[in-house]
Molecule: FMN riboswitch aptamer (RFN element)
Organism: Microbacteriaceae bacterium
RNA sequence: ACGUGCUCCGGGGGCGGUGAAAUUCCGCGCCGGCGGUGAUAGUCCGCGAACGCCUCAGCAGUCAGGGGGCGCCGAUCCGGUGGAACUCCGGAACCGACGGUGAAAGUCCGGAUGGGAGGAAGCACGG
Numbered sequence: 001a002c003g004u005g006c007u008c009c010g011g012g013g014g015c016g017g018u019g020a021a022a023u024u025c026c027g028c029g030c031c032g033g034c035g036g037u038g039a040u041a042g043u044c045c046g047c048g049a050a051c052g053c054c055u056c057a058g059c060a061g062u063c064a065g066g067g068g069g070c071g072c073c074g075a076u077c078c079g080g081u082g083g084a085a086c087u088c089c090g091g092a093a094c095c096g097a098c099g100g101u102g103a104a105a106g107u108c109c110g111g112a113u114g115g116g117a118g119g120a121a122g123c124a125c126g127g
Base pairs, nucleotide, nucleotide: 002126003125004124005123006122007121008118014028015027016026017025030106031096032095033047034046035045036044042094043093051071052070053069054068055067056066076092077091078090079089080088098110099109100108
């Protein structure tokens, strides 16, 4: 080098308006996980989380929790440059789980001190 385990691993409500009440509505703003790609991506291809179903091990137990599988899973165009860009530059758009809330949430609170794609880095062991 490599292998195994562990660590690590998500941003954003600012100002104004209405109102009894809104960081939830309205106006102007704000944010963008991971891998891939003929050249840099929230909108291309794929992955992860939430949610639903099935299944396995386990258990006193059809609970909780855990492993595996399947399903579900948002949104972009035009012009320019170029050998090459739905990725860059210019312009105009669009999207964002579930539960909660004095009023409807991508941004507040909560499950979550959880889960996690992934591989920049660190640690341990093997070698």